This is a predicted structure of a 1518-nucleotide RNA (small-subunit ribosomal RNA) from an uncultured bacterium. RNAcentral holds the sequence, with entries from ENA.

RNA sequence: AGAGUUUGAUCCUGGCUCAGAACGAACGCUGGCGGCGUGCCUAACACAUGCAAGUCGAACGGGAUUAGGGGCUUGCUCCUAAUCUAGUGGCGCACGGGUGAGUAGUAACGCGUAGAUAAUCUGCCUGAUGAUCUGGGAUAACACUUCGAAAGGAGUGCUAAUACCGGAUAAGCCCACGACGGCUUUGGUCGUUGCGGGAAAAGGGGGGGACCUUCGGGCCUUCUGUCAUCAGAUGAGUCUGCGUACCAUUAGCUAGUUGGUAGGGUAAUGGCCUACCAAGGCUACGAUGGUUAGCUGGUCUGAGAGGAUGAUCAGCCACACUGGAACUGAGACACGGUCCAGACUCCUACGGGAGGCAGCAGUGGGGAAUUUUGCGCAAUGGGCGAAAGCCUGACGCAGCAACGCCGCGUGAGUGAUGAAGGCUUUCGGGUCGUAAAGCUCUGUCGAGGGGAAAGAAAUGUACGAGGGCUAAUAUCCUUUGUACUUGACGGUACCCCUAAAGGAAGCACCGGCUAACUCCGUGCCAGCAGCCGCGGUAAUACGUAGGGGGCAAGCGUUGUCCGGAAUUAUUGGGCGUAAAGGGCGCGUAGGCGGAUUUUUAAGUCUGGUGUGAAAGAUCAGGGCUCAACCCUGAGAGUGCAUCGGAAACUGGGGAUCUUGAGGACAGGAGAGGAAAGUGGAAUUCCACGUGUAGCGGUGAAAUGCGUAGAUAUGUGGAGGAACACCAGUGGCGAAGGCGACUUUCUGGACUGUAACUGACGCUGAGGCGCGAAAGCGUGGGGAGCAAACAGGAUUAGAUACCCUGGUAGUCCACGCCGUAAACGAUGAGUGCUAGGUGUAGGGGUAUCGACCCCUUCUGUGCCGCAGUUAACACAAUAAGCACUCCGCCUGGGGAGUACGGCCGCAAGGUUGAAACUCAAAGGAAUUGACGGGGGCCCGCACAAGCGGUGGAGCAUGUGGUUUAAUUCGACGCAACGCGAAGAACCUUACCAGGGCUUGACAUCCUACGAACUUCCUAGAAAUAGGGAGGUGCCCUUCGGGGAGCGUAGAGACAGGUGGUGCAUGGUUGUCGUCAGCUCGUGUCGUGAGAUGUUGGGUUAAGUCCCGCAACGAGCGCAACCCCUGUGUUUAGUUGCUAACGCGUAACCUGGGCACUCUAUGGGAACUGCCAGCGUUAAGCUGGAGGAAGGUGGGGAUGACGUCAAGUCAUCAUGGCCUUUAUGCCUAGGGCUACACACGUGCUACAAUGGCCGGUACAAAGGGCUGCAAGCCUGCGAAGGUGAGCCAAUCCCAAAAAACCGGUCUCAGUUCGGAUUGGAGUCUGCAACUCGACUCCAUGAAGCUGGAAUCGCUAGUAAUCGCGGAUCAGAACGCCGCGGUGAAUACGUUCCCGGGCCUUGUACACACCGCCCGUCACACCACGAAAGCCUGUUAUACCAGAAGUCGGUAUGCUAACCGCAAGGGGGCAGCCGCCUAAGGUAUGGCCGGUGAUUGGGGUGAAGUCGUAACAAGGUAACC
Repeated sequence: AGAGUUUGAUCCUGGCUCAGAACGAACGCUGGCGGCGUGCCUAACACAUGCAAGUCGAACGGGAUUAGGGGCUUGCUCCUAAUCUAGUGGCGCACGGGUGAGUAGUAACGCGUAGAUAAUCUGCCUGAUGAUCUGGGAUAACACUUCGAAAGGAGUGCUAAUACCGGAUAAGCCCACGACGGCUUUGGUCGUUGCGGGAAAAGGGGGGGACCUUCGGGCCUUCUGUCAUCAGAUGAGUCUGCGUACCAUUAGCUAGUUGGUAGGGUAAUGGCCUACCAAGGCUACGAUGGUUAGCUGGUCUGAGAGGAUGAUCAGCCACACUGGAACUGAGACACGGUCCAGACUCCUACGGGAGGCAGCAGUGGGGAAUUUUGCGCAAUGGGCGAAAGCCUGACGCAGCAACGCCGCGUGAGUGAUGAAGGCUUUCGGGUCGUAAAGCUCUGUCGAGGGGAAAGAAAUGUACGAGGGCUAAUAUCCUUUGUACUUGACGGUACCCCUAAAGGAAGCACCGGCUAACUCCGUGCCAGCAGCCGCGGUAAUACGUAGGGGGCAAGCGUUGUCCGGAAUUAUUGGGCGUAAAGGGCGCGUAGGCGGAUUUUUAAGUCUGGUGUGAAAGAUCAGGGCUCAACCCUGAGAGUGCAUCGGAAACUGGGGAUCUUGAGGACAGGAGAGGAAAGUGGAAUUCCACGUGUAGCGGUGAAAUGCGUAGAUAUGUGGAGGAACACCAGUGGCGAAGGCGACUUUCUGGACUGUAACUGACGCUGAGGCGCGAAAGCGUGGGGAGCAAACAGGAUUAGAUACCCUGGUAGUCCACGCCGUAAACGAUGAGUGCUAGGUGUAGGGGUAUCGACCCCUUCUGUGCCGCAGUUAACACAAUAAGCACUCCGCCUGGGGAGUACGGCCGCAAGGUUGAAACUCAAAGGAAUUGACGGGGGCCCGCACAAGCGGUGGAGCAUGUGGUUUAAUUCGACGCAACGCGAAGAACCUUACCAGGGCUUGACAUCCUACGAACUUCCUAGAAAUAGGGAGGUGCCCUUCGGGGAGCGUAGAGACAGGUGGUGCAUGGUUGUCGUCAGCUCGUGUCGUGAGAUGUUGGGUUAAGUCCCGCAACGAGCGCAACCCCUGUGUUUAGUUGCUAACGCGUAACCUGGGCACUCUAUGGGAACUGCCAGCGUUAAGCUGGAGGAAGGUGGGGAUGACGUCAAGUCAUCAUGGCCUUUAUGCCUAGGGCUACACACGUGCUACAAUGGCCGGUACAAAGGGCUGCAAGCCUGCGAAGGUGAGCCAAUCCCAAAAAACCGGUCUCAGUUCGGAUUGGAGUCUGCAACUCGACUCCAUGAAGCUGGAAUCGCUAGUAAUCGCGGAUCAGAACGCCGCGGUGAAUACGUUCCCGGGCCUUGUACACACCGCCCGUCACACCACGAAAGCCUGUUAUACCAGAAGUCGGUAUGCUAACCGCAAGGGGGCAGCCGCCUAAGGUAUGGCCGGUGAUUGGGGUGAAGUCGUAACAAGGUAACC
């Protein structure tokens, strides 16, 4: 620091996800040791048991025990001392410890921070001053009686105090009234002082010379306590500035409320409380309400700013079963106190009582989840005490838990036969792997044994020494020395010794992100998954295994927070098209604001002071062996407060200025607005005339109108609405919007002048106003147009598009509505930043003239530089560079929906969520593909022609059906006379039988035998059984061995036309013989990509030329190859025969090679020549010559690629499957079936013909298991015989159409030949299923073929025959050959296919694409809903415990007063105010539930249509 994921690819926007760190964690697997920390986050749920706050006898009386002593009645009493102690009394219990339930404010105080207290208190402690006098009455304990189950009381009697009460005194103190001085916010306050009044106290311990004594003591002294006052310290109370969560779908709240006066109350201010008076107070800078929450130092994260958090430790607050209340006290409204109410639990004798773990342990419960009912006061700290000491679940320790952090170990070295074994393999090997074993060592931890710290310093006691108080050498205090005394942890840390590699490694991961790969199993199953996504038979993604990378006593998973996320953007984002500019203006608050000068000092800057607790963090040292951990110090702590200083900038005050803004004057422009009036054209209607049969409408029609006279035409009239031409990316307006003309009223902008004002400005949350169309209300109006509606068409349907009608509405007046793709999808304002060119309105100059020209002016367009932008694009009218202010955005869907509020008559508008769901949604651009987009061009593509198919019969293939089987494959073009160039057996793969199991075939081993030939029996054959013949070849050391073949046996293996062509090779088809497909370098672009290859011409052609940021090149095109067309060279048999000889039936023969021909080489054609056109080009047109003319004709030749196209059944081949069968052998059957459908053909339907007879003319092939002449036989197929030929020699072989002659005469025929009967021939082991051919007989359909559809452009179509491959036999098919031999092409509008350019796109599996909505089904969350039910809150009322306060005076009453009566005071009672729980009634709000209902989302391949994306077939959208 980034990465994955939207796309075919790209850039951007944007979300989702991951890698990091952390945790009081939990769960899974695993687990050796130690140190230091941490450990109920949930039920502030309920709690058994034990402990957690006592102490003081030096405050007091009593009691008990022990010891000593006295008296003496010898078991009683007294005294002293020590110890223990219930009670009275003092201090403490308000600390320490726990928990986080509640609490959310605003002239505010919970917390933080900084202050105030001149508005306060403060026990214990410290310092200072002054005191500690004198009296009194009670009461617990105790004793007795008594009530009660108990808890607890009641009565009578006795007694003490540092308990309680009265009095005295008063340096201070308090109160009232004065005086003086200081400070002061003028309210007060502090100090000094005068006078009057008022308020205190307690003793106890030790010691002791004089003196006194009632012998207790007084007195002296010391320590301690007590009282008063001042001061300090500490702690606390109260007040204030600032900061401190979310919701505005909470906008108004408030009657003690805000203030005042008086009083009360408090330690103290204050509506804190009461009475009276006034009517205030808070709020958009967020009151009130709701939800949530203890706050902070800090902690986690982060570069930081921030964000999240508030366990442990520390500060503050709050609470103590729930609610209320006070008492005591220095301090509480009190965790282990009191009273009351409530809930709950327990005891009970049913009368009544007791209790409060959110102290430490522990229990139950809840929960994913959190420990021992431990030891000790040794240390630190606290309470009491003079002290010893006692108490202390604070604390110190130990236990449990990998919960966290840190450290250590599980060994080290050597060791290659690279062991065994595992895994894998291309079978060679590779890997685990120096890993192991083996050898040599070491000894951490653990185990055993031994030794052994520090934490301990005090206090106290004893004995000394010095000092102090004192009359004192007592006592006491203090300093110091010696000795003794105290350890829970714990015999722990640590050290030493012994033995022994011995006891100590797991977890998740290995498709990408992300380091790490193979085998097997599974087969969209089981499963995985953080995101993308894996799995449908070769899974590096599932489950094992082997191996590997990672971390390690842990490792993973889950959860949460921060980060990455610049994804809320202060640092640090955006708003033309991605989400996002308000529809527009006016303007309030607010924010921001021109120039000069002066002042101030709020902001700002600077210096000082205080504070910012400690801990933590950082840095530097130090201590535990290191580290974690701990200690010490330093700095920092960006903050707040306060005191000075500066004055540039911002702000405030004063003064001035003119450039911003405004005003004045003078001009001109304009569909700016409102009202009134006027006008002509047109449509419609009405009246009349002319006139006659149609009009109208459409793609075509029909509905409709018209003989009752339409349409058309003429004249006149009525009425409403809109204003042609002018008219222009021209004008005006803020926007919506504004268009005939005239008048009236009126707003704004612009130009010029520079004599006015003097910052008056900009923006603008709320607010107010304007605001197209449609719509609503009331009243008018209504010509045309026209939702709804009706009819006619179209259509599968057509609630549409088209047509004929037609009502609201459109128009006017008034009033609502308040929205639009209200758009420049671009808020307003100001300044700055190259130009060019139009246009509108001004101005200037000049002039006869606005003709040109200039313009620092204003508007409106285009092009364009810099710059910006993701790109497109914007570019002085910015989307550039800056500033100010406002509005808005934060993934898609759900949804602009629901609920709530506001507005509206309604329609609806505005504000505006969530659950749930997806991993995308989106922008711009690119390449393709596609379009019922466009342009250019081509092709038998159409058109023009000729002939067919589709109808018939037959042949053949396919589908379907049938079957035991009808083997398999091929399925639009590009399957269907295709694989198959040939199924009777074989082929053959199929079926049903009969058989074989190392096999029909290959290699290896062992044994035997030559191989081989032949016969018999059974059988359908395969096969089985039996017999006969035969002894071979090579080497030899003669024993034998080897090769080949056969038989038998064992296993390795063979075999498979079994599956997968979607695992493959090879091969083939197709687009398409279409003209395309690419590359290198350069250039352009962020990039995908573009350029080149586009453009202008031209071509059959990306063929060539020209131009050009391209220059070149490759695969294709063309050419080179073959056949053919013309000469020619060479050659001349088997070919040929012109001249010559012989001779004929015949080149038969001599001769010859001229010709034909054969086959070999070379020539020839190249737009080469001419003319015109063209750009002087490429080329085109025409011509000459030529056998041939513009690639002469034909063939071979098939670019990059597409179709997961075809083929595992040609062959090859990976996985998989099978192995007495899916292999092999065998005979028979089937592939040949037949209601039917389709494809491809043949033969026909006849006279351009059939039949008969005669006469011609080919080419190209084939031939020894062959072709076969000739002769004979047969009507014939053919048979017999057989010359010749291994082929330019012989044969197949007759060419047929054609031509000549005859006949038939339009008929189901002398057409046509199917079908059937009979008889034969040939091939072959064998023609039944199931061959071909021949003859005789039979003589079907069919008279030119519907919709539709195919081929062909010249030696072509059409027509005619011939040959060949396969093959024993079996072509109407296929492949070739020649004969005869046409018609037509205007042309490119249309159909099909293709090429190039361009355009649109929501497609990229690419239009056979994508995709929308209803309905049906399932599931999910949500809304509404008659209601029902919790909770909370408000108001009113009822009732009212305990308690404070107030009142009262019924009862009782020690201290004081009084001689007494009595009084004062107190207690109880009663009354009153307030008030908790409770009750009644009515509202508000949140939530739960709810028959039914509404839309939404998601689901497998459902149904109906086709809305959108192309002109999406009616442009789309608001």

The prediction has a mean pLDDT of 82.